Model confidence (mean pLDDT): 80 of 100. Transfer RNA from a Candidatus Omnitrophota bacterium, 87 nucleotides, folded computationally. NCBI's taxonomy places the organism under Bacteria, Pseudomonadati, Candidatus Omnitrophota. It was read from a public genome assembly. Rfam family: tRNA. About the family: Transfer RNA (tRNA) molecules are approximately 80 nucleotides in length. The family's RNA type in Rfam is transfer RNA.
RNA sequence: GGUGGGGUGCGAGAGUGGUUGAACCGGCCUGUCUUGAAAACAGGUGAGGGCUUUCGUCCUCCGUGGGUUCGAAUCCCACCCCCACCG
Numbered sequence: 001g002g003u004g005g006g007g008u009g010c011g012a013g014a015g016u017g018g019u020u021g022a023a024c025c026g027g028c029c030u031g032u033c034u035u036g037a038a039a040a041c042a043g044g045u046g047a048g049g050g051c052u053u054u055c056g057u058c059c060u061c062c063g064u065g066g067g068u069u070c071g072a073a074u075c076c077c078a079c080c081c082c083c084a085c086c087g
Stems, first nucleotide, its partner, number of pairs: 001086007010026002018070001027045006046061006063079005
């Protein structure tokens, strides 16, 4: 330099146009149980911003920036990063 695959919440990871900010597993938080812990079980849990005393509610975000489309994590282009192979 070329080809192919990949980048999704705290971590792993599915989702390949339509109520999917996103399943599922782990982690974390709370509770039950226990003398206490562990284990088990039950519930909850992404980030940023606006409004709100609170409760809550709205907007944006799937590596970055554009494009296509009524609608994009998903399709197209460029760039960044990782892996494998070829030279």